RNA sequence: GAGUUUGGCGGCUAGGGUUCCGGCGGAAACGCGUCUGGUCCGAGAGCUGCCACCGGCGGGGGGAGACAUCCCCGCGGGCACACGGCGGGACAAAAGCCCGGGAGAC
Numbered sequence: 001g002a003g004u005u006u007g008g009c010g011g012c013u014a015g016g017g018u019u020c021c022g023g024c025g026g027a028a029a030c031g032c033g034u035c036u037g038g039u040c041c042g043a044g045a046g047c048u049g050c051c052a053c054c055g056g057c058g059g060g061g062g063g064a065g066a067c068a069u070c071c072c073c074g075c076g077g078g079c080a081c082a083c084g085g086c087g088g089g090a091c092a093a094a095a096g097c098c099c100g101g102g103a104g105a106c
Stems, first nucleotide, its partner, number of pairs: 007051006015041002020038002022035001023032003053078002056075006081101001083104001087099003
């Protein structure tokens, strides 16, 4: 100096609205999320678990051969960094969801 990888899924929460339940108002129809809540949605930059991946050590298989390439198992380690609009989209609707590790900034 160049190249490559830095991933996936689940649970939970911050947060979100109002389809359903409940609550409140109303004679009713219906209205109210500026109703604490349950259902529901829900994080790249939140928590957590599993997997994948990358190293280290040890063991086994195979190999003519004390090796190696290759395959399997166990133990343990790593899995970094990350400021971020406006606007648009979906579902009932909104959101830290998706566009998006985007635009942009450093």